[in-house]
Context: one part of a larger RNA
RNA sequence: UGACGGGGGCCCGCACAAGCGGCGGAGCAUGUUGCUUAAUUCGAGGCAACGCGAAGAACCUUACCUGGGUUUGACAUGUAGGGAAAAGCCGUAGAGAUACGGUGUCCUUCGGGGCCCUACACAGGUGGUGCAUGGCUGUCGUCAGCUCGUGUCGUGAGAUGUUGGGUUAAGUCCCGCAACGAGCGCAGCCCUUGUCCUAUGUUGCCAGCGGGUAAUGCCGGGGACUCGUAGGAGACUGCCGGGGUCAACUCGGAGGAAGGUGGGGACGACGUCAAGUCAUCAUGCCCCUUAUAUCCAGGGCUGCAAACAUGCUACAAUGGCCGGUACAAAGGGCUGCUAUACCGCGAGGUGGAGCGAAUCCCAGAAAGCCGGUCUCAGUUCGGAUUGGAGUCUGCAACUCGACUCCAUGAAGUCGGAGUCGCUAGUAAUCCCGGAUCAGCAACGCCGGGGUGAAUACGUUUCCCGGGCCUUGUACA
Numbered sequence: 001u002g003a004c005g006g007g008g009g010c011c012c013g014c015a016c017a018a019g020c021g022g023c024g025g026a027g028c029a030u031g032u033u034g035c036u037u038a039a040u041u042c043g044a045g046g047c048a049a050c051g052c053g054a055a056g057a058a059c060c061u062u063a064c065c066u067g068g069g070u071u072u073g074a075c076a077u078g079u080a081g082g083g084a085a086a087a088g089c090c091g092u093a094g095a096g097a098u099a100c101g102g103u104g105u106c107c108u109u110c111g112g113g114g115c116c117c118u119a120c121a122c123a124g125g126u127g128g129u130g131c132a133u134g135g136c137u138g139u140c141g142u143c144a145g146c147u148c149g150u151g152u153c154g155u156g157a158g159a160u161g162u163u164g165g166g167u168u169a170a171g172u173c174c175c176g177c178a179a180c181g182a183g184c185g186c187a188g189c190c191c192u193u194g195u196c197c198u199a200u201g202u203u204g205c206c207a208g209c210g211g212g213u214a215a216u217g218c219c220g221g222g223g224a225c226u227c228g229u230a231g232g233a234g235a236c237u238g239c240c241g242g243g244g245u246c247a248a249c250u251c252g253g254a255g256g257a258a259g260g261u262g263g264g265g266a267c268g269a270c271g272u273c274a275a276g277u278c279a280u281c282a283u284g285c286c287c288c289u290u291a292u293a294u295c296c297a298g299g300g301c302u303g304c305a306a307a308c309a310u311g312c313u314a315c316a317a318u319g320g321c322c323g324g325u326a327c328a329a330a331g332g333g334c335u336g337c338u339a340u341a342c343c344g345c346g347a348g349g350u351g352g353a354g355c356g357a358a359u360c361c362c363a364g365a366a367a368g369c370c371g372g373u374c375u376c377a378g379u380u381c382g383g384a385u386u387g388g389a390g391u392c393u394g395c396a397a398c399u400c401g402a403c404u405c406c407a408u409g410a411a412g413u414c415g416g417a418g419u420c421g422c423u424a425g426u427a428a429u430c431c432c433g434g435a436u437c438a439g440c441a442a443c444g445c446c447g448g449g450g451u452g453a454a455u456a457c458g459u460u461u462c463c464c465g466g467g468c469c470u471u472g473u474a475c476a
Base pairs, nucleotide, nucleotide: 001476002475003473004472005471007470008469009468010467011466012465013464015460016458019422020421021420022419023418026313027312028311029310030309031308032307033306034304035303042053043052064299065298066297067296068295069294070293073122077121078120079119080118081117082116083115088103089102090101091100092099093098106113107112124288125287127286128285129284133282134281135277136276137275138273140271145184146183147182148181149180150179151160152159153158164175165174166173190265191264192263193262195233196232197231198230199229200228201227205222206221209220210219211218236259239253240252241251242250243249315415319374320373321372322371323370324369325368331362332361333360336355337354341350342349343348381412386407387406388405389404390403391402392401428451429450430449431448432447433446434445
């Protein structure tokens, strides 16, 4: 100087407390361990691995296994020699890769290019090392810290500044002070949302005027309004009062759409964990080179005594079922989204208008509201499982897809010890969309809106994490 303390002081954080809803029990989904296996490819391991890489494992992907093939190679460049075409299409054999036979014939400045064969340099490796690395990322932590120049003090390591008194979300600001300044962080500048103004007005809108319809901005028209686009205004403790060192600041008030950082996001200091990643990529070294490379078929990654993690659905009456009826936002669409119509109980099919989309489509929002029924039961709760029949995608749904219909109707009556999230348009609850994608194991993830709470006593005792000062130390 740090680190540590079941030392002290001060102060924060959904850390506790106060509340609301869960998890831990059940069934299923997904991930992991373990076991099994020819293979169940690899990585991730307290927080910070375990719905994680994977925003799509039937083939492909695919790295794994079995079997069948190839060896200048699936891919690149170059040299030398040689060649006729190569690709494509058809046939035969084969699981296919491939082999054989037939057909076929490119451009040219006539040098050649492109293609094939042979030979040689070389290619190739998701092989190893993340403890050789770059890059990227997690984490402490959006915590308020981490440092430097000059000066001063100390023999020196170092100290001072950065400590102290206030204050703040903040090393934020004020005052004081052997310090005076400065940098990286904080804040702000950026995006979004909340109010208003101006301009503009199609594909958006419709108040007033006119026309028309069974009905609809449908038409003429209009720019008021909504909305879209662009530019501005607005919030700064600016004003008033109390407190305060009459400083920073803080409490209350006015006005205001918004008030003291208005809400949300992007943004992550010096560093820590030899944290993660050699399997995104790049890369040193090592290793393989008729194989650890490469092509193909099939299988596996989906295996199931068990254990854990994260979710979904429930156990019902604030509910289930049936009928009627209302209101979104944000997205996506041409190998696409697909309306009206018809067929089917349905998944879906037939057919086909419109739309490269503020125009058309996906598209029915659901919870809600109105009425009916069920009456506390393993039930009209719950839907697992299984049997049968189908639909769709795709070369192909056996291993191993999703969905529909009929039948079947399991566990489950609110969950031990323990444990998690959340402070407001939040939790809870209800739907909608998208990426990936032929299809889909999505109940995941990322977004969008609808309905919409409770509680915070706290001068913080205790648990956890953190910041500053101080103290002890046989630790570095």
Small-subunit ribosomal RNA, 3' major domain from an uncultured Actinomycetes bacterium, 476 nucleotides, folded computationally. The RNAcentral record of the full RNA draws on ENA. Rfam family: Bacterial small subunit ribosomal RNA. Gene Ontology terms of the family: ribosome and structural constituent of ribosome. Its mean pLDDT, the model's own confidence on a scale to 100, is 85.